[in-house]
Formats: sequence, C1' cells, structure tokens
RNA sequence: UACCUCUUUGUGUGAGAGCGUUUUAAAUAACCGCCGAAGGAGCAACUACCCUAGAAACUCUCAGGUAAAAGUAUCAUAAAGAGUUG
Repeated sequence: UACCUCUUUGUGUGAGAGCGUUUUAAAUAACCGCCGAAGGAGCAACUACCCUAGAAACUCUCAGGUAAAAGUAUCAUAAAGAGUUG
C1' cells in the first nucleotide's frame, strides 16, 4: 500500500400487526387480540475437531412492536480501528 474479513459510527433502503376497551389530549396503568426484521432464547441442516464448540432470515414471543413520528434485521456505501495473506 492492495484485496479480503470483523467491530464501531454516519448516510441511504427498510416489512409486519387494533389510532382496540376503561381513564387520559397524549404518555402512563389494567384487560384482551395480533406481528417478527432491535435484542434474547431453543432446535437444526451444516461446519470444525472431538465428545465438545460454532451455527439461521427457521421456531418461541421473555423483551420489543401494533395511526403518524421514532425505531428496526438484511443490503449498499463512507470513515476510523483491528486482523490474515501477498
């Protein structure tokens, strides 16, 4: 210095499901119904090497969400840091 990988931050994209009932303008509290793409947990194809470990966008719904706003995985991109190889 280049490619690749990982982490953090910024930007863009970004679904789903009752503006439910009682109180309240809203928030909050209680009661139900619903959603899965923050996070978390479980199983597993598979992988590694070794009787263990890793592992999903699948499953659960603890958490979160269920008008708008905000937020959101994935993907792309920029910067910073780290790592491997040349």

A computed fold for an 86-nucleotide RNA from an uncultured SAR116 cluster alpha proteobacterium, annotated as Glycine riboswitch aptamer.
It was read from a public genome assembly, where an Rfam model found it.
Rfam family: Glycine riboswitch aptamer. Gene Ontology term of the family: glycine biosynthetic process.
The model forms 90% of the base pairs in the Rfam consensus.